[in-house]
RNA sequence: GCCCUGGUGGCGGAAUUGGUAGACGCGCUGGUUUCAGGUACCAGUCCUCGCAAGGGGGUGGGGGUUCGAGUCCCUUCCUGGGCA
Repeated sequence: GCCCUGGUGGCGGAAUUGGUAGACGCGCUGGUUUCAGGUACCAGUCCUCGCAAGGGGGUGGGGGUUCGAGUCCCUUCCUGGGCA
């Protein structure tokens, strides 16, 4: 230099053909149970503003296509692998 792979909440990891982003698990928070802890069970858990109702933002960064993009296109950064 060229080719391929991956980048999504605190962590792992889904999202079929472009159609509710974050399923599921771990962790965390609150509760029940216990003398206490663990286990088990119930509820909550992306961020932010708000008393609430609700609003805004979010898939490495930037731009584009589209009614609609995690997904397609361009560019760029980073991880891993291959070729020379």

The RNA shown here (transfer RNA) has 84 nucleotides and comes from a Vulcanimicrobiota bacterium. The prediction has a mean pLDDT of 81. Rfam family: tRNA. Rfam classes the family as a transfer RNA. The organism belongs to Vulcanimicrobiota, within Bacteria. The same sequence occurs in records of 3 taxa. The RNAcentral record of the sequence draws on ENA and MGnify.